Two RNAs folded together computationally: RNase P RNA and transfer RNA, 460 nucleotides in total.
Rfam match: Bacterial RNase P class A. Gene Ontology terms of the family: dimeric ribonuclease P complex, ribonuclease P activity and tRNA processing.
Its mean pLDDT, the model's own confidence on a scale to 100, is 75.
């Protein structure tokens, strides 16, 4: 010097002139006068590392409230850590990289279904013979008909362990040896995933589960337009359907079953039965009509999406000791808690410096992923010089 | 803000459960003959990236980029 790799911070600063939001003071000036609304001064605050994607997790609010199956969906090596988590450390196996280092949705394909297109003789069934080897036979010199045979050819993305001997008509884990995987047994380290060793068994089981599924764990709705106060207005309206004790629907926010909760009235025609002083009285069941509950649909209305709460302290963060490789915990001590709109503030210029990127909060945290200027620290690798 | 869907050729739509990407109207090119119509033929593309597979419009994840719901009263 050159080419990589990993980790951490910065994300404008200072000073002028203008402006905007939001708090607290105080002053003026109208009204409907302990207010309310304009409007002028002081004083003080005033985006981001991702505010963003809304991908994942939770607080949070919404039902009076318990329990079980089911279906859906998420997750997948072990251990730990956190309020969870598809988050985070560490390991274990695997895979790339000469080398620092990266990378993995890494249970199960020996529980079952289903797929594997073309191409090939055969694509998962100890099945399949296209050339080619071997046997045997026929007609006969162009060759043919049975039969072994998966060790070679070809064909695929993939063809049913790999070398070599022996074996055989020719072959073939058909036998043997070595290697290389599985599987079971001991023995051993480790919590644990796993590993090292040694023995046995020819066992050689193809691929994919980001195909359905099967196991283990977890979950269960809705999202601050969530929900709760006040308060304005209009037509608190029209059709339909359902149910009124043999009970619609409603709650347990995904279905079921269980539990619970529920409007639960009244007249009028028949028909039946009981009683009966023959006038009627109670009582079921069919219709029907008012009500009254409850759904769905069209309309209507509004300060034309109205105040005000939620809603700004939160699993904050910053030293420091202690346990722990780390994540993290637990202590102690400062530190600020001051952004809070609702057509929506946080801004424009100007000068100094290298001042340039991606990009603006909307209930709030934890995290992933994305988008991006410039700088620093340590480490590998090659070359060059001493 | 917050929930749902789509995204294939210029346009409107297929592509059944992963396996050669199609149809209709246009558009350009020739032929024809009635001069505006028939036939012939051709270009043209799965929104982007990555994974997972032997192979991906399809299955998975990020990202773009469009489209709808979703005030409150009775």
């Nucleotide at each position: 010097a050159g080419a990589g790799c990993a980790g951490a911070g910065c994300g404008u600063a200072u000073g002028g002139u203008c402006g905007c939001c939001c708090u607290g003071c105080c002053c003026c000036g109208a009204u409907a006068u302990u207010a309310u609304c304009g409007g002028a001064g002081c004083a003080g605050g005033g985006a981001g590392g991702a505010a963003a994607g809304u991908c994942c997790g939770a607080g949070c609010u919404c039902u009076a409230a318990a329990g079980g199956g089911c279906a859906a969906g998420g997750u997948g090596g072990u251990c730990g850590u956190u309020a969870a988590g598809a988050g985070c450390g560490a390991c274990u196996g695997g895979g790339g990289g000469c080398a620092a280092c990266c990378c993995c949705a890494a249970g199960g394909a020996a529980a079952g279904u289903g797929c594997c297109a073309c191409a090939g003789a055969a694509a998962g069934g100890g099945a399949a013979a296209c050339c080619g080897u071997c046997c045997c036979g026929g007609c006969u010199u162009u060759u043919u008909g049975g039969g072994a045979u998966a060790a070679g050819g070809g064909u695929g993305a993939a063809a049913a362990g790999g070398u070599g001997a022996g074996g055989u008509a020719a072959g073939a884990g058909c036998u043997c040896a070595c290697c290389a995987g599985u599987u079971g047994a001991g023995g051993u380290g480790g919590c644990g995933a796993c590993g090292c060793c040694u023995c046995a068994a020819g066992c050689u089981u193809g691929g994919a589960a980001a195909a359905c599924c099967c196991c283990g764990c977890c979950u269960u709705g809705a999202g601050c337009a969530a929900g709760g106060u006040c308060g304005a207005a209009u037509a608190g309206g029209u059709u339909c359907c359902g149910c009124c004790u043999u009970g619609a629907g409603a709650a347990g926010g995904g279905c079921c079953c269980c539990u619970u909760c529920g409007a639960u009235u009244c007249c009028c025609u028949g028909a039946g039965c009981g009683c009966u002083u023959a006038g009627g009285c109670g009582u079921u069941c069919c219709g029907g009509g008012a009500g009254g509950c409850g759904g769905a649909a069209c309309g209507g209305g509004u300060a034309a999406u109205g105040a005000c709460c939620g809603c700004a302290a939160g699993a904050g963060u910053c030293c420091g000791g202690u346990a722990g490789c780390a994540a993290u915990a637990c202590c102690g001590g400062g530190c600020a808690u001051u952004a809070g709109a609702u057509g929506a503030a946080u801004g424009a210029c100007c000068a100094u410096a290298g001042a340039a990127a991606c990009g603006g909060a909307a209930c709030u945290c934890g995290g992933c992923u994305u988008a991006c200027c410039g700088c620093c620290u340590g480490c590998u690798c090659u070359g060059g010089c001493a | 803000g917050g929930g749902g869907c789509u995204g294939u050729a210029g346009c409107u739509c297929a592509a059944c459960u992963g396996g050669g990407a199609g149809a209709g109207c246009g558009u350009c090119a020739c032929a024809a003959u009635u001069u505006a119509u028939u036939g012939u033929g051709a270009a043209g593309g799965u929104g982007g990236a990555a994974g997972u597979u032997c192979g991906a419009u399809u299955c998975u994840u990020c990202c773009c980029a469009g489209c709808u719901c979703c005030a409150c009263c009775a």